[in-house]
Molecule: Bacterial RNase P class A
Organism: Aeromonadales bacterium
RNA sequence: GGAGUUGGCCGAGCAGUCGCUGCCCAGUUAAUGGGGAGAGGAAAGUCCGGACUUCAAAGGGCAGGGUGCCAGGUAACGCCUGGGAGACGUGAGUCUAUGGAAAGUGCCGCAGAAAAUAUACCGCCUCGUCAUUUAUUUCGGUAAUUGGUGAGGUAAGGGUGAAAUGGUGCGGUAAGAGCGCACCGCGCUGAUGGUAACAUCAGUGGCAGGGUAAACCCCACCUGAAGCAAGACCAAAUAGGGAUCCUGAGUCGUGGCCCGCGAUGGAUCCGGGUAGGUCGCUCGAGUAUUAUGGUGACGUAAUGCCUAGAUGAAUGACUGUUCCAGACAGAAUCCGGCUUAUGGCCAACUCCAUUU
Numbered sequence: 001g002g003a004g005u006u007g008g009c010c011g012a013g014c015a016g017u018c019g020c021u022g023c024c025c026a027g028u029u030a031a032u033g034g035g036g037a038g039a040g041g042a043a044a045g046u047c048c049g050g051a052c053u054u055c056a057a058a059g060g061g062c063a064g065g066g067u068g069c070c071a072g073g074u075a076a077c078g079c080c081u082g083g084g085a086g087a088c089g090u091g092a093g094u095c096u097a098u099g100g101a102a103a104g105u106g107c108c109g110c111a112g113a114a115a116a117u118a119u120a121c122c123g124c125c126u127c128g129u130c131a132u133u134u135a136u137u138u139c140g141g142u143a144a145u146u147g148g149u150g151a152g153g154u155a156a157g158g159g160u161g162a163a164a165u166g167g168u169g170c171g172g173u174a175a176g177a178g179c180g181c182a183c184c185g186c187g188c189u190g191a192u193g194g195u196a197a198c199a200u201c202a203g204u205g206g207c208a209g210g211g212u213a214a215a216c217c218c219c220a221c222c223u224g225a226a227g228c229a230a231g232a233c234c235a236a237a238u239a240g241g242g243a244u245c246c247u248g249a250g251u252c253g254u255g256g257c258c259c260g261c262g263a264u265g266g267a268u269c270c271g272g273g274u275a276g277g278u279c280g281c282u283c284g285a286g287u288a289u290u291a292u293g294g295u296g297a298c299g300u301a302a303u304g305c306c307u308a309g310a311u312g313a314a315u316g317a318c319u320g321u322u323c324c325a326g327a328c329a330g331a332a333u334c335c336g337g338c339u340u341a342u343g344g345c346c347a348a349c350u351c352c353a354u355u356u
Stems, first nucleotide, its partner, number of pairs: 001352010012322007020038002023035004040328001044339002047337005052227004059259004064223005069083005084098001085096004099218002104216002106212003121158002123154009133144004166184006185207001186205008231279004241270006250264004286305008
C1' cells in the first nucleotide's frame, strides 16, 4: 500500500419566527397566556415468542401442529451464548432442515449385465470340440498359434452411471476374490477424560451392499382458540318484528372429535334501527451510569431519567450556524427476537506485495 474477516457507533445537531397535536399550570365551563414534549434502527416483512382481553364457573384425553446434537440464558421462543460433530476457506473466520436407516414401508428416471429375492456386457482362466498355419513324428499322432463353438469358474481389469457391494498394499490362485495378512473403515465390548453432546486408547469380529426421513414413519420435548376492528361502559333510535324447522332429551356453549361440566331453548331466512361518545391508550419483563459475579449470553446492587398517543389520521415551512454525511425510509395495543433495505465513521484480526 492492497485484498479480506469480525464487531461497535451515528443516522443530523443548535438557535430564532410562524404553523400543527397531546399533556401540565393559571383563568370563569370561555377567550387567552405560560411551560414541557412530539416517528425508527430498522417503525418495514407479518415470520416466531409472549404480555393483555374475551370465551369461562372447569377440566381431561385423542387427533392435529411445532421443534430436533449438548449445556446454559431468557417471561418465553423456531431467539441468543458457549461447547461437540460435519463441511468450506491459505487464514482471520463462515455455514448446517445437526435425533433414528439393525422396527417397518416407499423411492433411486435414463444409461447399464445388474440399483436387491442382485448380477455378467467386454474381458480373464480351465476342460472339450471344429477349422487354418507352423514345427515335429515311430505316420497312430503331439505341441504351439489364429479364428469359431460348448461346458465350468470368476468379479480383480474395462465400460455405464450421482452411486456398482468396504478402500490401499502385499501374499496366494488355473485365473481371481477378505481367500489370508497389515493399516484404515464398520459393528460389539471395556477403560480414561468431560455435567453432557463427544473424544482418545485397548480388545475382538472378516464384516449386516449403499443413499434418501427437506419421503411416510419411530423417538424425545412443547402445544386451547380468537384477537385492540380484542373487549368494557354511556347515550340515542327502532319493530318487546315476521316466517319455517328441531325440541324434553334434544340443542347450545371460541379450531376438530370423545368424556366431563354448565345453560334451558336452539337453528335458518326475510325485514327494521344504530354507525355517536368515553375508556382500553402508554411507567414499561423500560432505560442510563457505576460497582460486582460469569468465558459469554446475562444476572445482582446502588444512584439517576420519563421519551408520540393520532383516529380520513398531528411533528411542517423559512432563516442563520456547526459538522465527516444525511442514505434506507413514517408509529396506530405493547414488548423480546429473526429476516430484509441502507449512507458514513471507528476498532481489532488475517493474507499478499514492497521497504527498513